Notes: Transfer RNA from an Anaerolineae bacterium, 73 nucleotides, folded computationally. Lineage of the source: Bacteria > Bacillati > Chloroflexota > Anaerolineae. The sequence is in RNAcentral, with records from ENA. The coordinates come from a structure-prediction model, not an experiment, and the mean pLDDT is 83.
[in-house]
RNA sequence: GCCCCCAUCGUCUAGAGGCCCAGGACUCAGGCCUUUCAAGCCUGCAACACCGGUUCGAACCCGGUUGGGGGCA
Numbered sequence: 001g002c003c004c005c006c007a008u009c010g011u012c013u014a015g016a017g018g019c020c021c022a023g024g025a026c027u028c029a030g031g032c033c034u035u036u037c038a039a040g041c042c043u044g045c046a047a048c049a050c051c052g053g054u055u056c057g058a059a060c061c062c063g064g065u066u067g068g069g070g071g072c073a
Stems, first nucleotide, its partner, number of pairs: 001072007010026004018056001028044005049065005
């Protein structure tokens, strides 16, 4: 220098154009239970890397940027 893959709650992840102002598990906060703690049950907080484009509609498709991983030279 060229090519390929990846980026979603604090962590791990689901998603394949409308059913999603985004679901689940763990964590965290509150409550119930308990003499108390743990466990269990209920509720809550919290995310689409960034910029543009396509589309009636984008986490999802396209281009670029950034960051990470891999391959070739």